Overview: Model confidence (mean pLDDT): 76 of 100. This is a predicted structure of a 337-nucleotide RNA (Bacterial RNase P class A) from a Clostridiaceae bacterium.
Formats: sequence, structure tokens, C1' cells
RNA sequence: CGAGUAUACUGGACAGUCGCCGCACCGAAGCGAAAGUAAAGUGCGGAGGAAAGUCCGGGCUCCCAGGAUCAGGGCGCCGGGUAACUCCCGGUAAAGGUGACUUUAAGGAAAGUGCAACAGAAAGGAUACCGCCUAAAAAGGCAAGGGUGAAAGGGUGAGGUAAGAGCUCACCGGCAGUCUGGUAACUGACUGGCUUUGUAAACCCCGUCUGGAGCAACACCGUGGUGGGAUAAUGGAGAUCCGCAGUCCCAAGGAGGUGGCUCGAGCCUGUUGGAGACAAUGGGCCAAGAUAGAUGACUGUUCUCGACAGAACCCGGCUUAUAGGUAUACUCGAAAG
Repeated sequence: CGAGUAUACUGGACAGUCGCCGCACCGAAGCGAAAGUAAAGUGCGGAGGAAAGUCCGGGCUCCCAGGAUCAGGGCGCCGGGUAACUCCCGGUAAAGGUGACUUUAAGGAAAGUGCAACAGAAAGGAUACCGCCUAAAAAGGCAAGGGUGAAAGGGUGAGGUAAGAGCUCACCGGCAGUCUGGUAACUGACUGGCUUUGUAAACCCCGUCUGGAGCAACACCGUGGUGGGAUAAUGGAGAUCCGCAGUCCCAAGGAGGUGGCUCGAGCCUGUUGGAGACAAUGGGCCAAGAUAGAUGACUGUUCUCGACAGAACCCGGCUUAUAGGUAUACUCGAAAG
């Protein structure tokens, strides 16, 4: 210098004018019995790394007084982190890459059932088309080689044989057992019998987690109207009593209003522990909160000329979109010193 890998960060800047939303202070007129309400004014604050998709996990609220089980669903190597997770960190195994590194749909096929098109002799407790051997033939033995397929009943070599064959032996792969190391996944060694097709993103089995709905949740106030109760002029009735209007009280609650609403598993920064995710602790900070829904427009200066995109109860993740720029560590290649 070129080509990459991993992890982070940033997402135009400054000034002015006019608006919009919220909060604080002050507070005229008007309204109100008062408390107050509150125009104008001043000051301060006013979108994101994804505010998005709503895919996971929680907080919070209501439904059930509470518990258990079945069904259904999610997840699935091991250890750790966390409020929790299908997330994150560290490791194991397998696969890919020269490498830094990346990816994983990573429990069980020896519980059972199913399926394996076409081709092929045969698709699972087997089989024989060509072929090899014995034989005159009939018939029998065989699975080395050919050929089919995504996949062919361990592989290579030697012995052995009529030809062959785990038939025998050595090594390799796989399986089972014992031991070493490791918390574990797993790893390594030894021994054993010659050795069991694939598919669970097919049913299923095993383990584990799991009640439902969601801030338009939910709570409070509530003119009018509605329902209930008390009283009851006039009236009805012989009487107890009934009962219209009116008055008072109670209940639910449409419109509307208020709360929920933003101080929170919060942010910034230091120290300590840890390999890390993270934890503990000291100091500092308060930074949108609307309800038809604000965050805009214009002007000037400037640069590298600006991508994706707009909060609506709140957090932790994941996924997707994203012009350009920056930092750190590492890998491969070339050249020069």
C1' cells in the first nucleotide's frame, strides 16, 4: 500500500426572526360568594439509533380468594449473567475459510409407528441383472468387481478359499464398558464383541418453561337523562293506604374532565471484583409527555452538502432500514528498508 476479520462510536454545525407543545414564576380585565381560574409577559425543556416491525422477555393494571393437574404451545450441547428471556458472555462439538474468524434447524432413530419418488437385483433383520466359482447338464455356492441412486448392510491392506466372505488378523471409523483430565458439554488412554441405513422443520418420546387480556388496561369525578328510596300539596279511598308534581338522598354511568404519564431494573462519571456478560460502591444529574395529537417555517454564515426515518404506559432484547464519517485490535498478500 492492497484485500479482509472483529468490536465500538457518530448520524451536519452556529446565529437570528416568527410560530407550536409542556413546566415554573408573575399575574390585568373578565368570571366566581370565596378558594381560585387565567390572557399577556419572562425563563427553561421539547424525538431516535433505530422512535419502526410488534417477534421474544418483564414491570404495571384488570379478570379468578388460592392451589394442583390435563390439553395446547414455546424452547432444547455445557457452564455462567440477568427482574426475565428464544437475549448476552465464556466454553465444547461439527461444518466452512490460507488466515483473522464465521455459522449451527446441536436432546432421542437402540421406546414405538410411518415414509424413502425415479432408477436399481435389492431401500432394511435384505437381495442377485451383468459377473466369479463348482459342474457335462440340471442344480448349487458367492458378493470381490461392474452398474443404479441423495443414500447400498463398515473402510484399507494382508491371510484364506473352488470362488468368496469379519471367515481370520493389523490399522482406521463407529458402538459399549472402565479409567485419566474437566463443575459440565467433552477430551485422551485402554479393553471388548466384529459392527445396529437415513429421516423427528414426520407423528411421537424425554426434559424444561408456560393462566387470559392489554394504557382504547384500569381508577376517580360526573350537568342532562335513567333506575331505586324517603317525604308528599292537590287528588283517589270508609280506613290501613296508594300516589302525580315538587323537594331530598342513593346507585350505575353515555358526553366531558382528572389521574394512570413518566424518578426509572434511569443517565453521566470514578473506584473495586471478574477472562467476560455483569456485579458492588462513591460522586453528580433530572433530560418530551401530547389527546385529533407539539417538535415547524424562513433568513444568514460555514463544511465533507447530510442516509434511514417521527415518541403516544414504561423497560431489557432481537430483527429490519440506514448516505457519509471515525476509532481500536487482528489476519493475509506484495514491495521497500
Rfam family: Bacterial RNase P class A. By type it is a ribozyme. Its family is annotated with dimeric ribonuclease P complex, tRNA processing and ribonuclease P activity in the Gene Ontology. NCBI's taxonomy places the organism under Bacteria, Bacillati, Clostridia, Eubacteriales, Clostridiaceae.